[in-house]
Molecule: Bacterial RNase P class A
Organism: Salegentibacter sediminis
RNA sequence: AAAGCAGACCGCCUUAUCGCUGUCCCGUUAGGGAUGGAGGAAAGUCCGGACACCAUAGGGCAGCAUAGUGGGUAACGCCCACCGGUCUCGAUAACUAUCGGGAUUAGGACAAGUGCAGCAGAAAGGAUGUACAGGUAAUGCUGUAGUGAAAUCAGGUAAACUCUAUGCGGUGCAAUGCCAUGUAAACCGGUGCUUGCAGACGGCCCGUCUGUUGCCGGAGGGUAGGCAGCUCAAGGUUUUUGGUAACAAAAACUUCAGAUAAAUGAUAAGGGAAUCCUGGUUUUUCCAGGUUUAACAGAAUCCGGCUUACAGGUCUGCUUUAUUU
Numbered sequence: 001a002a003a004g005c006a007g008a009c010c011g012c013c014u015u016a017u018c019g020c021u022g023u024c025c026c027g028u029u030a031g032g033g034a035u036g037g038a039g040g041a042a043a044g045u046c047c048g049g050a051c052a053c054c055a056u057a058g059g060g061c062a063g064c065a066u067a068g069u070g071g072g073u074a075a076c077g078c079c080c081a082c083c084g085g086u087c088u089c090g091a092u093a094a095c096u097a098u099c100g101g102g103a104u105u106a107g108g109a110c111a112a113g114u115g116c117a118g119c120a121g122a123a124a125g126g127a128u129g130u131a132c133a134g135g136u137a138a139u140g141c142u143g144u145a146g147u148g149a150a151a152u153c154a155g156g157u158a159a160a161c162u163c164u165a166u167g168c169g170g171u172g173c174a175a176u177g178c179c180a181u182g183u184a185a186a187c188c189g190g191u192g193c194u195u196g197c198a199g200a201c202g203g204c205c206c207g208u209c210u211g212u213u214g215c216c217g218g219a220g221g222g223u224a225g226g227c228a229g230c231u232c233a234a235g236g237u238u239u240u241u242g243g244u245a246a247c248a249a250a251a252a253c254u255u256c257a258g259a260u261a262a263a264u265g266a267u268a269a270g271g272g273a274a275u276c277c278u279g280g281u282u283u284u285u286c287c288a289g290g291u292u293u294a295a296c297a298g299a300a301u302c303c304g305g306c307u308u309a310c311a312g313g314u315c316u317g318c319u320u321u322a323u324u325u
Stems, first nucleotide, its partner, number of pairs: 001321010012271007020037007039296001043307002046305005051172004063168005068082005083107001084105009108163002113161002115157002130145005176228004187218005196212006235254008276290005
């Protein structure tokens, strides 16, 4: 210096104009001004919590998850450290032994039960015991041979059923609470005209009763919609200290989206890595000029993780190769 692997970080910038949206201020209104406005994954919704409601959710069964030791954390199936196993590289003369580096690891139990096991082999898990030899009243009873990782030995195998230990109540902000237009001249209660209308009693009239129109009063459920929940939080930044580390503590500074069919954009100018093109240089490198809508993607109650997607760039570590000293 190049290549590969691993980890961390960044992931277009500046200005102007117009527009969208939250908050605050001014204004009777119309409107005006100030200020905030997507991500490292906002994604998948996989794991763990906060919060809310449902019988304070206790016991049992089933189901699911986890599995070395210690630590971190609000918690975890996450993270850190160590031990062990496996693979690989290097060194020591040497594939076996030792030492060192790197990667990886679901790493309890097969001496409860059940299941499974290629090739070879007579036979692979109820031994239907092969060959040779020996032995017995009798029996693979004994030895040797042969195949195989393993031949009866407490065999191997649990990301096989299973067993053991531990953990898990359910539903998710469309949780949940509050207000409430309309439907509605609906519903309920009262009352008036000595009866406008209708009906009942009656053969008819008077009369009585009921309903309705009028007037007065009242309750309920909760559709449209609105408010709260909602973003100040297991916050953020910097420094110091403790710890191998994950992480923790202290101090100082600081407020950093809250929309609801859903804002966070568009245009113009300038600048711009990488790529590509041209030129210089013997080549790589390097230098100069030109070129560019720059990947994956987009909040929806909020946090901590994991996983997945990601053009390109920067830094660090390790390995290999080449060159120089």